Context: one part of a larger RNA
């Protein structure tokens, strides 16, 4: 360049927002740069092809014609794509009225359970396991009662529910504050998708500094199992788990499935929100868009399953793959305080 893939076989980036680029709805024009269609030069010679000939025949040699296809010029054409105008409403987007939500972020308040400790009364067991035992109690534990403190998480309500671009978000009430869907159908009038590079967010653990520290709980101690037990199971228990202000940038960061549109059977739930029907009303019944399940038919797939939330049918822009192992090493680069990450081979081997 051409080409086949990417749920599970190699292989969609953790994600999202956007710059160059590449792709783009309808109408009616303009122009001809891309298409296109004649005509014209050109691509030496020899070869290749072809058609006649000459060497008794081939080879070999003469002679003579000629597509295709490249790059120019000239003249045409105007459907489709570009370009220049014009204007149109579906796309897309403001604007207005509802709505649903653990959607974020921050400060102060607000709740109950365990945990520790305080006070009363009490007096031999408590904890723990499959069984013990370490451990903690007569310097009075465990069980009960009465008031404190502190940090953390938030039971039940809960759902196959809701939300958020993904990571994630859940005690209660307030104050900031983005997104989303619906309905009327006022405005804009293609303003649109994607998206190399770039900036931006990212679970845990982990680093650095200040601070907190109930639980829990790597590492360590100890007690049991075992042939051993650097382990599981049991008593203790440091850093971390919290909080600030920064780093770091990774996950089976998974739907192991990348965006965006537009098509194409059904059935049966649940969530938001619109409407007719009926009805005091609720609930019913019909249908509309917007999520989220489940089963199922074309069809698709190597099966296994996907199946209007597609893995089908088709356009479009991306990021990737190209035998297994060496190896996500090794050199060198950026990039980090370190850990490390991030690009990313080769000999050799099967």
């Nucleotide at each position: 360049u051409u080409u086949u893939a990417u749920a599970u076989a190699a292989a969609g980036c953790a994600u999202a927002u956007g710059u160059a680029g590449g792709u783009g709805g309808g109408u009616u024009u303009u122009u001809a740069a891309g298409u296109u269609c004649a005509c014209c030069a050109u691509c030496a010679a020899a070869u290749c092809c072809c058609a006649g000939g000459g060497c008794u025949c081939a080879a070999c040699c003469c002679u003579a014609a000629a597509u295709a296809g490249g790059c120019a010029g000239u003249g045409g054409a105007a459907a489709c794509a570009g370009c220049c105008a014009u204007g149109c409403u579906g796309a897309a987007g403001u604007a207005u009225g509802g709505u649903a939500g653990g959607g974020g972020g921050u400060a102060g308040a607000g709740g109950g359970a365990a945990u520790u400790u305080u006070u009363a009364a009490g007096g031999a067991g408590c904890a723990g396991u499959a069984a013990a035992a370490u451990g903690a109690g007569u310097a009075g534990a465990g069980a009960u009662c009465u008031g404190a403190a502190a940090g953390a998480a938030c039971a039940u309500g809960a759902a196959c529910g809701g939300u958020g671009a993904a990571a994630g978000c859940a005690c209660u009430a307030u104050g900031c504050u983005g997104g989303g869907c619906c309905a009327a159908c006022a405005c804009u009038g293609a303003c649109a998708c994607u998206g190399a590079g770039a900036g931006a967010u990212g679970a845990a653990a982990g680093c650095u500094a200040g601070g907190g520290a109930a639980g829990u709980g790597a590492a360590u101690g100890g007690g049991a199992u075992u042939a051993g037990a650097u382990a599981c199971c049991c008593c203790a228990g440091u850093a971390g788990u919290c909080u600030u202000a920064g780093c770091a940038g990774u996950a089976a960061a998974c739907g192991a499935u990348g965006g965006a549109u537009a098509c194409u059977a059904a059935a049966u739930g649940u969530u938001g929100u619109g409407c007719g029907u009926a009805u005091c009303g609720a609930c019913a019944u019909a249908u509309g868009c917007g999520g989220u399940g489940c089963u199922a038919u074309a069809g698709c797939u190597a099966a296994u399953g996907c199946g209007u939330u597609a893995a089908g049918u088709a356009u479009u822009c991306u990021a990737c793959u190209u035998g297994g192992g060496a190896a996500g090493u090794a050199c060198a680069u950026u990039u980090g305080c370190a850990a490390g990450a991030a690009u990313g081979a080769a000999a050799c081997u099967c």